Small-subunit ribosomal RNA from an uncultured bacterium, 1525 nucleotides, folded computationally. Its Rfam family is "Bacterial small subunit ribosomal RNA". The sequence is in RNAcentral, with records from ENA and SILVA.
[in-house]
RNA sequence: AACGAACGCUGGCGGCGUGGAUAAGACAUGCAAGUCGAAUGCUGGUUUGCGAGUAGCAAUAUUUGCAAAUCGGAGUGGCGCAAGGGUGUGUAACACGUGGGUCAUCUGCCGUGAAGUCUGGGAUAACUUGCUGAAAGGCGAGCUAAUACCGGAUGUGAACGCAAGUUCAAAGUUGGGGACCGUAAGGCCUGACGCCUCACGAUGAGCCCGCGGCCUAUCAGCUAGUUGGUGAGGUAACGGCUCACCAAGGCUAAGACGGGUAGCUGGUCUGAGAGGACGACCAGCCACACUGGAACUGAGACACGGUCCAGACACCUACGGGUGGCAGCAGUCGAGAAUUUUUCUCAAUGGGCGAAAGCCUGAAGGAGCGACGCCGCGUGGGGGAUGAAUGGCUUCGGCCCGUAAACCCCUGUCAUUUGCGAACAAAUUGUUUCACCUAACACGUGAAGCAUUGAUUGUAGCGGAAGAGGAAGGGACGGCUAACUCUGUGCCAGCAGCCGCGGUAAUACAGAGGUCUCAAGCGUUGUUCGGAUUCAUUGGGCGUAAAGGGUGCGUAGGUGGUUUGGUAAGUUGAAGGUGAAAUCUCGGAGCUUAACUCCGAAACUGCCUUCAAUACUGCCGGACUUGAGGACUGUAGAGGAGAAUGGAAUUCACGGUGUAGCAGUGAAAUGCGUAGAUAUCGUGAGGAAGACCAGUGGCGAAGGCGAUUCUCUGGGCAGUUCCUGACACUGAGGCACGAAGGCUAGGGGAGCAAACGGGAUUAGAUACCCCGGCAGUCCUAGCAGUAAACGGUGCACGUUUGGUGUGGGAGGAUUCGACCCCUUCCGUGCCGGAGCUAACGCGUUAAACGUGCCGCCUGGGAAGUACGGUCGCAAGAUUAAAACUCAAAGAAAUUGACGGGGGCCCGCACAAGCGGUGGAGUAUGUGGCUUAAUUCGAUGCAACGCGAAGAACCUUACCUGGCCUUGAUAUGUAUCGUGACAAUCUGUGAAAGCUGGUGACUGCCCGCAAGGGUGAUGGGGAUACACAGGUGCUGCAUGGCUGUCGUCAGCUCGUGUCGUGAGAUGUUGGGUUAAGUCCCGCAACGAGCGCAACCCCUGUGAACUGUUGCCACCGGCGCAAGCCGAGCACUCUGUUCAGACUGCCCUGUGAAACGGGGAGGAAGGUGGGGACGACGUCAAGUCAGUAUGGCCCUUACGGCCAGGGCUGCACACGUACUACAAUGCCCACUACAGAAUGAACCAAAACCGCGAGGUGGAGGAAAUCUCUAAAAGUGGGCCCAGUUCGGAUUGUAGGCUGCAACUCGCCUACAUGAAGCCGGAAUCGCUAGUAAUGGCGCAUCAGCUACGGCGCCGUGAAUACGUUCCCGGGCCUUGUACACACCGCCCGUCACAUCAUGGAAGUCGCUUGUAGCCGAAGUGCAUAGGCCAACCAGCAAUGGAGGCAGUGCCCUACGCUAUGAGUGGUAACUGGGAUGAAGUCGUAACAAGGUAGCCGUAGGGGAACCUGCGGCUGGAUCACCUCCU
Repeated sequence: AACGAACGCUGGCGGCGUGGAUAAGACAUGCAAGUCGAAUGCUGGUUUGCGAGUAGCAAUAUUUGCAAAUCGGAGUGGCGCAAGGGUGUGUAACACGUGGGUCAUCUGCCGUGAAGUCUGGGAUAACUUGCUGAAAGGCGAGCUAAUACCGGAUGUGAACGCAAGUUCAAAGUUGGGGACCGUAAGGCCUGACGCCUCACGAUGAGCCCGCGGCCUAUCAGCUAGUUGGUGAGGUAACGGCUCACCAAGGCUAAGACGGGUAGCUGGUCUGAGAGGACGACCAGCCACACUGGAACUGAGACACGGUCCAGACACCUACGGGUGGCAGCAGUCGAGAAUUUUUCUCAAUGGGCGAAAGCCUGAAGGAGCGACGCCGCGUGGGGGAUGAAUGGCUUCGGCCCGUAAACCCCUGUCAUUUGCGAACAAAUUGUUUCACCUAACACGUGAAGCAUUGAUUGUAGCGGAAGAGGAAGGGACGGCUAACUCUGUGCCAGCAGCCGCGGUAAUACAGAGGUCUCAAGCGUUGUUCGGAUUCAUUGGGCGUAAAGGGUGCGUAGGUGGUUUGGUAAGUUGAAGGUGAAAUCUCGGAGCUUAACUCCGAAACUGCCUUCAAUACUGCCGGACUUGAGGACUGUAGAGGAGAAUGGAAUUCACGGUGUAGCAGUGAAAUGCGUAGAUAUCGUGAGGAAGACCAGUGGCGAAGGCGAUUCUCUGGGCAGUUCCUGACACUGAGGCACGAAGGCUAGGGGAGCAAACGGGAUUAGAUACCCCGGCAGUCCUAGCAGUAAACGGUGCACGUUUGGUGUGGGAGGAUUCGACCCCUUCCGUGCCGGAGCUAACGCGUUAAACGUGCCGCCUGGGAAGUACGGUCGCAAGAUUAAAACUCAAAGAAAUUGACGGGGGCCCGCACAAGCGGUGGAGUAUGUGGCUUAAUUCGAUGCAACGCGAAGAACCUUACCUGGCCUUGAUAUGUAUCGUGACAAUCUGUGAAAGCUGGUGACUGCCCGCAAGGGUGAUGGGGAUACACAGGUGCUGCAUGGCUGUCGUCAGCUCGUGUCGUGAGAUGUUGGGUUAAGUCCCGCAACGAGCGCAACCCCUGUGAACUGUUGCCACCGGCGCAAGCCGAGCACUCUGUUCAGACUGCCCUGUGAAACGGGGAGGAAGGUGGGGACGACGUCAAGUCAGUAUGGCCCUUACGGCCAGGGCUGCACACGUACUACAAUGCCCACUACAGAAUGAACCAAAACCGCGAGGUGGAGGAAAUCUCUAAAAGUGGGCCCAGUUCGGAUUGUAGGCUGCAACUCGCCUACAUGAAGCCGGAAUCGCUAGUAAUGGCGCAUCAGCUACGGCGCCGUGAAUACGUUCCCGGGCCUUGUACACACCGCCCGUCACAUCAUGGAAGUCGCUUGUAGCCGAAGUGCAUAGGCCAACCAGCAAUGGAGGCAGUGCCCUACGCUAUGAGUGGUAACUGGGAUGAAGUCGUAACAAGGUAGCCGUAGGGGAACCUGCGGCUGGAUCACCUCCU
């Protein structure tokens, strides 16, 4: 885009089309083929006339007969019924299409022409009647007509025949008529319609031939009337069409035969075309008419509405027997997703009959139904902003629907109603007139006038009326694809064409608003073509994506060098015929337009015939040499086959020497060995394999080929240019060869070694490793026929820049001769240009550019499987599907990540050391358990002395109980009352709370006062409403902050360049550094965030400052310590500077960066420490610090209070403290800090207490006062012990804080005196003022569980060879099937469920072959004793000619039997396959995947798999050789 469509929602009008696609299923009812009286007999009705009879006086009535007219009926006869109409079963065929042939034919009616139409005869139906049957009907007797039937004559003519000659016809009916004849009929004349014979034509039909158009080779051979001939029969006609005889042919890979499917065509749909699909309507042809068979009649049939027979089905029946055929038009049932009215008319067109009128016509013309399709029209137009309302959204401001509506002014299509009102009609016929014809005024023909005919239809059309009045929906809105928001839902419900959407903020589900789009339709489904160059002729591919046959030889076929002559098949041109009409295209015309219809043109790309041309191809000849082959001369070689020979080594046997081990592995064990192994020497046996040479060297078609010699033998290459003369290339089938493994038979058997046995390893180990070991490996003769049979690259030929190796030959130059060198041919490698390629790469050995031929491919899986065939002894090989299932599978390259890959480098990473943890007790945190609650969070490193810098109450979030409800707190509104707004008391209670009282004070107004009124703006109270409140949920909705990799050295950008692209380059490389730090190089040049530096502390110095600090000098006081004055030199405080920069010297290298050493210096190579944390990762942590979206609670999940809990204890883990002791403990004496803190605070002296502490209060908001060391040192004791170690636990007595130490604080004294004697596996920290060790301070804090955290100072080490290993990290490189990125991916068995499918004992169908049986109807043939009007003979009887019934034979439908073949359904059981949620077992593959993987084959095993043999690289890593740059 399309449709004979269907379904869903919706539906105003008209025109034109179209409508049983399924059950060729079954059919009620009606109709669809009749007509002619001018062929014919009979018969009925009506009317008229005439005759006769009866009744009657008659008129008249009635009966009957005859005649005429008219309307019927059943027959005889003629024509038609073979057309028209329907359907698409069958058919793969001369059925159809197209073009021819028919000298091999027929043709009713029709046209033209010629000739005739004479004379006789006998029947028969109807009818009457008899019998019979339920009926349908049947049988017999009798009468009768014809255009029915038959004889004779004639013979224009026709047929046959060489001829002579023979044979063959006919029918009448009807109209009119002047003369003549006749009583009449009629004769006669004249027309019309017929009839007979013939010829021609036209139309229609039969037969034959060339070419064309489906699938299947898992159909490869088929055929006996088969192929041909002779003769005969038969037909309208040729012909094996049929028969007898003879011959043995005919078809087939260009697809016979078989199977499946199918009416064919013009055309239709689609497509740019070439094509592809289809064959409704319309038109041409064919086939069929309930199923099968058969003939009759006829011009034509083997006949849709005819006959006979058989069968199935249905109906009637008196049960004896009959009847029927909608695939005609309507209609019914059925099946189906699905397809209409039991309508009108012959008015038109056409058909049949008829002389005609006319009759018939479900052909046809119309109407009806269906949005089924195409086309047209309408559902209104203009104005109209308070931009109304509802609705929707909202950032709450507003925005959208939206000029849309309302409202105002118009119009009147369609529909409605009313009035008028066509065309399709011309004929025929009747009548009138005229003309022609004629003997004629008749008939006939022609012309004119009049009359007559409309189903559709009162339709189309036209006019009037009324009123915007009656007339819009469907789908979509994540991308493709035009169109977006809200609400609901919460991997549910659902959507979905593909991708996919939905797990609490869904533009994807559902609803709504809005928008987009088409519109009386819109969507969905189905189907076809397109897109799809995705079967590729136009117009594809095959190294790695699917795809080159394992290799050669060669048949058919395809293709084929140079030149010349002929021919004209292909080819080209011209002309002619045909290519039906319709359709399509173009031009025009008619319906108001369009659809539709009509006219014309073009087209129909085709086929046939004739003529012409001869370039190319073909064919037939002649010639040529360059393709190909041969000859000759050389030459290299693991080319093949057979035979023979030799040496090294293994094993075994024997003998000698010799003694305890050998062998084997990661380590072991099994095994061998004191019966003497291994080792070693000698001799012998036997089999297999061929070290070095050896080389991307050689040979071969491939597989493959390796000791030496001999024999036989194939091919290649080079040179000579002698011969043949296209002999060539490829190659479907075919034939041959074909590694390893395997099979058969016979040998052989040293080593190795599937299977097997044993030992190890392991969770297991049917493996990897080890010890043994049978087939096999070897030979001979066969089979088999496969490999990663690979260059993953078919063969042949030609063309196209180069460089450099190597093997074989020839030539040149040179040489004495060679080598080196140059040229050239053939082979074999590497690199690389153009070109090609998706890229990788290929690149004269092409994967470049061309030609020829062959093979193969068409998404993945199922599957190289099933079934079938062929081959094989078997294993199996070969050929080779489908159902079903998925939306991918795959290639190359890129960036990452990863590797039990590689290289380089770093880090307390290891190593070297020191000290710990893990064992004990205690403290503390966590898990678990418990509990009313033990609140919550943190969970590998990077949770666990963490949030918590401090849980007795509070904190507190938890539990129990008691209470409050605008609330403990904020803002706002409304109403009420209140004294300008203090203070306080009582009751109850655990408190909170609840409850009840007392009561000072006043701005303004009135009032003497008492008192009353009012009260703005505030305060406070009550009530109500907005709201507060939530440590409730979501850290996976978030902000912010933080941890971690990691203080690791990285992460990026701009421009340029390279690449189709992802991307790369820069950032890699060579050095160097702590560092992407710096230098050099470089298609890169620069830049940013990081590094470093800038900042702080500390180490040296200087200047300034000089109290609260300092005290050297000076003075005073004091015995002294010290104090005061003076001073600021020193220390110190603070500020500002200086200093360090590889600056200097030497050195390493060619240079730089930089490294090593040295000087100077307080400090030396970032001096030490801190702050500082790139791009990012972990959906890391935190909604309980605060903030915050959404959700949830609102007399509670909010708020207040008391008590309890967070401290609970069988246990497990982390982090610490104290120890286990003598480098120690105890006692005594004694020395030296820093940094901090202090007002509800720090607190001195002095006094009391054993002590904690108390009293006390000087001083201090601080360089002033407070706090101030311990280890160390000196002396003494202890003497190795559960102790003078250790201090847990417990008791008693105290102290302090606090409202309160019971749960549940700290401290002190006395007493008690547990475990513990240095800690298993494992594991942590630390590289110098560090570890270790000693004390001191601070925050939090009433107090404290601090042994924690953060700081400070004292004492003060050891070790680092080094980077192999463990862990982490950085850079480069490599492999990858990973990308959620190895905590990845992924394989197979087993178990369960579902689905499709193979096999299968059987079983049920369908189709069909072969051999038989039966044998209806019927044609043919034969017979015919029974029967027969026409003709003949005969007086007749009768006979003859001819025919019939009957009978027989051949053929033959249905049916039956036996046995095959093909195909389909079903089936116990069974095989594999696919899919499925988080099942089970292992871990085979991807990294060197932890035993490299894979291919073929064989064996084994739960399974992936393992092992043997041979092969491949589509294996990592390392090394070597060769080659290249």